[in-house]
Formats: sequence, structure tokens, C1' cells
RNA sequence: ACCGGCAAUGGUGAUGAGGUCCACCACAACCGCCCUGACGGGCUGAUGACUUCUACCGCAGG
Repeated sequence: ACCGGCAAUGGUGAUGAGGUCCACCACAACCGCCCUGACGGGCUGAUGACUUCUACCGCAGG
């Protein structure tokens, strides 16, 4: 110097926030899906999961 492991810390898990749990990463983790050769077109969801709030969408009533 490089490689591997453990611990701590930090970061991340397709759009916001709180709580709990889980997973992943150490410059990586991560950066949604479908059609098309490309251009381009179409579609779902605020969660990694549960729950609450906010925003958005649909229906009904006042």
C1' cells in the first nucleotide's frame, strides 16, 4: 500500500414530515415501470415495511 473481517460513526432505500422496525453501503449503497433502433410516447406510488400528518387524485354529501 492492498485485501478481508469486526466494532463505532455516518450515509442510503424513485417526490415531504414524525415515530418504530428492517435492509444495504463505506465513495459505495441509491437514482420506478412499459413501448420504441433512436427520437419520442404511456403508467403506478408521497412507505424499504407499519403507522400518523401534510400535499396530490377519485367518489359521495353538506
This is a predicted structure of a 62-nucleotide RNA (Fluoride riboswitch aptamer (crcB RNA motif)) from an Anaerolineae bacterium. The prediction has a mean pLDDT of 81. Rfam family: Fluoride riboswitch aptamer (crcB RNA motif). Gene Ontology terms of the family: response to fluoride and positive regulation of gene expression. Lineage of the source: Bacteria > Bacillati > Chloroflexota > Anaerolineae.